[in-house]
Molecule: transfer RNA
Organism: Treponema sp.
RNA sequence: GGCGACGUAGCUCAGUUGGCAGAGCAUCCGGCUCAUAUCCGGCAGGUCGUAGGUUCAAUCCCCACCGUCGCUA
Numbered sequence: 001g002g003c004g005a006c007g008u009a010g011c012u013c014a015g016u017u018g019g020c021a022g023a024g025c026a027u028c029c030g031g032c033u034c035a036u037a038u039c040c041g042g043c044a045g046g047u048c049g050u051a052g053g054u055u056c057a058a059u060c061c062c063c064a065c066c067g068u069c070g071c072u073a
Base pairs, nucleotide, nucleotide: 001072002071003070004069005068006067007066010025011024012023013022019056028042029041030040031039049065050064052062053061
């Protein structure tokens, strides 16, 4: 350089024939305990990598960038 995959909560990842963005773990609060841990319940946490385009409507479709990884020369 060429080809491909991926980018969504602090971490690991779902999601979608386009129609209000989710789970587990972690943090925090509460319960349980003499206490801690385990366990149980609950809250909070997101410009869905960036910027354009299509559309009534984009995390999802199209284009270009940025980043990570792999294959190849």